[in-house]
RNA sequence: GGAGAGUUAGCUCAGCUGGUAGAGCACUACGUUGACAUCGUAGGGGUCGCUGGUUCAAGUCCAGUACUGUCCA
Numbered sequence: 001g002g003a004g005a006g007u008u009a010g011c012u013c014a015g016c017u018g019g020u021a022g023a024g025c026a027c028u029a030c031g032u033u034g035a036c037a038u039c040g041u042a043g044g045g046g047u048c049g050c051u052g053g054u055u056c057a058a059g060u061c062c063a064g065u066a067c068u069g070u071c072c073a
Stems, first nucleotide, its partner, number of pairs: 001072003005068003010025004019056001027043005049065005
């Protein structure tokens, strides 16, 4: 330099054919216990890397850009 992949909750990830964003773990409260752990119930937490475009509507489609792996030279 070229090709391709990834970026979504604190962490690991899902999200199909565009239709108002989720799981597990973690965290908080309550119940349970003499206490802790386990378990159960409830809850908080998201500018979906950034900018722009298309669309009635974008995590999803398009363009640019940043960062992190992979392959080729």
Molecule: transfer RNA
Organism: Urinicoccus massiliensis